[in-house]
Context: one part of a larger RNA
RNA sequence: GCCGGGGAGUUUGUAGUUAUGGCAAGCCUAAGGACUAUAAGUCCGUAAGCAAAGGGAAACCAACACGCGCGCAACUCGCAAGAGCCAGGCGCAGGGUCUGAAAGGGCCCGGAGUCAUAACUACACAUACUAGAAACCAGACGAUCUAGCCCUGGGCAGGGCGAAGCUAGGCGAAAGCCUAGUGGAGGCUCGAAAGGGUUCUGACGUGCAAUUCGUUCCCCAGACCUGGGGCUAGGGGCUAAAGACCAAUCUAGUCUGGUGAUAGCUAGUUCCUUCCGAAGUGGGCCUGAGCCCAGUCCCGAGCGAGGUGGCUGGUGGGGUAGAGCACCGAUUGGAAAACAAGGAUUCGAAAGAAUCCACUUUCCUUUCAAACUACGAAUCCACCCGCGCCAAAGACCUCGGGAGACGGGUUAGUGGGGGUAAGCUCCACGACCGAGAGGGGGACAACCCAGACUGAGGUUAAGGUCCCCAAAUGCUGGCUAAAUGUCAAACCAAAGGGCGUCGUCAGCCUCAGACAGCGGGGAGGUAGGCUUAGAAGCAGCCUUCCUUCAAAGAAAGCGUAACAGCUCACCCGCCGAGGCUGACGGCCCCGAAAAUUGACGGGGCUAAGCCAGCUACCGAUACCUCAGAACGCAGCUUAUGCUGCGCUGGUAGGAAGGCGUCCUAGUUGGGCAGAAGCUGGGCUGUGAGGUCCAGUGGACCGAUUAGGAUUGCAGAUCCCGGU
Numbered sequence: 001g002c003c004g005g006g007g008a009g010u011u012u013g014u015a016g017u018u019a020u021g022g023c024a025a026g027c028c029u030a031a032g033g034a035c036u037a038u039a040a041g042u043c044c045g046u047a048a049g050c051a052a053a054g055g056g057a058a059a060c061c062a063a064c065a066c067g068c069g070c071g072c073a074a075c076u077c078g079c080a081a082g083a084g085c086c087a088g089g090c091g092c093a094g095g096g097u098c099u100g101a102a103a104g105g106g107c108c109c110g111g112a113g114u115c116a117u118a119a120c121u122a123c124a125c126a127u128a129c130u131a132g133a134a135a136c137c138a139g140a141c142g143a144u145c146u147a148g149c150c151c152u153g154g155g156c157a158g159g160g161c162g163a164a165g166c167u168a169g170g171c172g173a174a175a176g177c178c179u180a181g182u183g184g185a186g187g188c189u190c191g192a193a194a195g196g197g198u199u200c201u202g203a204c205g206u207g208c209a210a211u212u213c214g215u216u217c218c219c220c221a222g223a224c225c226u227g228g229g230g231c232u233a234g235g236g237g238c239u240a241a242a243g244a245c246c247a248a249u250c251u252a253g254u255c256u257g258g259u260g261a262u263a264g265c266u267a268g269u270u271c272c273u274u275c276c277g278a279a280g281u282g283g284g285c286c287u288g289a290g291c292c293c294a295g296u297c298c299c300g301a302g303c304g305a306g307g308u309g310g311c312u313g314g315u316g317g318g319g320u321a322g323a324g325c326a327c328c329g330a331u332u333g334g335a336a337a338a339c340a341a342g343g344a345u346u347c348g349a350a351a352g353a354a355u356c357c358a359c360u361u362u363c364c365u366u367u368c369a370a371a372c373u374a375c376g377a378a379u380c381c382a383c384c385c386g387c388g389c390c391a392a393a394g395a396c397c398u399c400g401g402g403a404g405a406c407g408g409g410u411u412a413g414u415g416g417g418g419g420u421a422a423g424c425u426c427c428a429c430g431a432c433c434g435a436g437a438g439g440g441g442g443a444c445a446a447c448c449c450a451g452a453c454u455g456a457g458g459u460u461a462a463g464g465u466c467c468c469c470a471a472a473u474g475c476u477g478g479c480u481a482a483a484u485g486u487c488a489a490a491c492c493a494a495a496g497g498g499c500g501u502c503g504u505c506a507g508c509c510u511c512a513g514a515c516a517g518c519g520g521g522g523a524g525g526u527a528g529g530c531u532u533a534g535a536a537g538c539a540g541c542c543u544u545c546c547u548u549c550a551a552a553g554a555a556a557g558c559g560u561a562a563c564a565g566c567u568c569a570c571c572c573g574c575c576g577a578g579g580c581u582g583a584c585g586g587c588c589c590c591g592a593a594a595a596u597u598g599a600c601g602g603g604g605c606u607a608a609g610c611c612a613g614c615u616a617c618c619g620a621u622a623c624c625u626c627a628g629a630a631c632g633c634a635g636c637u638u639a640u641g642c643u644g645c646g647c648u649g650g651u652a653g654g655a656a657g658g659c660g661u662c663c664u665a666g667u668u669g670g671g672c673a674g675a676a677g678c679u680g681g682g683c684u685g686u687g688a689g690g691u692c693c694a695g696u697g698g699a700c701c702g703a704u705u706a707g708g709a710u711u712g713c714a715g716a717u718c719c720c721g722g723u
Base pairs, nucleotide, nucleotide: 001723002722003721004720005719006718012124013123014122015121016120017119018118019117020116021115022114023113026050027049032044033043034042035041054061055060067092068091069090070089075084076083077082094109095108096107097106098105099104129268130267131266132265136258137257138256139255140254141253147232148231149230150229151228152227153226154225155224156222158190159189160188161186165182166181167180168179169178170177171176195218196217200214202213203212234250236246237245271658272657273656274655275654276653281294282293283292284291285290297402298401299400300399301398302397306390307389308388310387311386313384314383315382316381317380322375323373324372329368330367333364334363335362336361337360342357343356344355345354346353347352408433409432410431411430413429414428415427416426417425418424438449439448440447453628454627455626456625457624458623459622463618464617465616466603467602468601472615474614475613476612477611478610479609485605486604496590497589498588500587501586502585503584504583505582506581507580508579509578517574518573519572520571521570523547524546525545528542529541530540553568556567557566558565629648631646632645633644634643635642636641659712661709662708663707664706665705666704667703668702669701670700677696678695679694680693681692682691683690684689
């Protein structure tokens, strides 16, 4: 893991609501008792409780046995429209009391409760759906492990070094010193036993072993090792101190008890179908993993006619988008006026003067604003008429009961705050996911299409039609040569460039010959004047004329020291048809770098790419048709029916109806001519399930009506057993 069995919202009390039943201005007994007695049951018991009157803190005071109006259902009349009447209901009037000087205001008032049972829910004592802590406290048991101490015993091969002391010799006046021996000290040394446990971070690592094995290492006469006996005990011991050790347990031992501690946390929580169907928001909380109130969902009741998210129109409201610069604040350039004080320059001996700048004001001009507005939308909001939709099949509203939820997310949707930005964060308004299946997007919660009762057939949507892969190797006209592309976006590509190519527009030149190319001319005054060593078209400054011409600059470039020289502008000739420039647009190219070989979904494609248009086809649970089912309602009708209309995605959750197991009571059945159980099969119900047959089995088992439950398992690292 699998199989079998066990396994989780229960019980009591007190309340609330709903339903049913009894009695009713009343209802009801409790403790206890009597009768009977197997059990049940019947009766007594009216003490208490609830209700029947409220208001007020209290003292205290104390309410309509209906006065008016509206009006639903029902009833009556009516063919209908409608009318009458009107229980309940509503609005007034009136009344009680409190407050108040009063006015006014608050709470009440025209009789329905109470008892029992059931369901749901809350609260309480408790365990309170089941399982789960780390902990806390109390009392006991532990020093056979280990820490320290006490008493009494035991143990330590063999070497090395060679302290003091001593002896001999020598020296010295002496103290003493030197040499050679002897001697055998030491928390000395090498190294067995013993003790330890350093390295390989070796072996092993479901081990030989809950700490071992190998190798290496430390120590080995001491603060040494060790046997036996004894002492210290849990907030305590003991500690050469590591929070170490105190029996494989220690930053507070173990066992038992309080104890089923508590857990806003985690996991699990057992049959079916039908109807509806959320929220992740606002406020509060030592609150943000949780609760309470409101909002949102479900169920029931009351009332009785409107409601409204859509559209048109009308009347009001607004100061956003935009726009604008009169205001406010910022901002470009210029002009004019004024100029006390300020800065600079010049003149002047100084006084002072002049000029310029700055400042101030005005005018013209340029650009901005969430906290600017002399303007100002679209949308939006309020009210009203009409249309549409919903609603007597009861909406809106009101009351009562039950919840869940209070982590939200995404958006080539829109508008905003923060941030360089983010699959970022915080808001508002929608949609979708959440709780939504199906088709498309390669795969892909939220993107596109579309809201799935069941079965069958057809038609379409989005998206597609070469093959994978259903359907066009479809048609027309263009573009692209880059495999650009074959991606709706998400899942990228920019600024800036391109005599790549296609197109649009404008201007200019052009058979009186354009553009390009080739041939020729390109002159004279003059080397213009000045400057300069020189300056002659071409260092620089000034002027930039005149003449001859078809045309030719006091020169656009190269060049020279300066000249010279070569081109150009300009003109002529040859040639013979378009050319030049600018702006804009389409596709394409460059810009373009990432880590295992790789991605248009792939193959592949020059269209099977891109743009525009057309016609077919494919394609979903969408739409249509047929058949069937559930639910709601109407009509017919009373069968649980027929017809019609509508409707049937669904998590948390609410409501409703059922299936099955065990037991009890009543009724009624089956069984040795074969019960239960088991195995296999047929039929049947939307389903939980039911029923029948055959075999096996060998003695009990059903149906129905009512009642009662330790009543349904796949999960909980669930428990027990098997495998």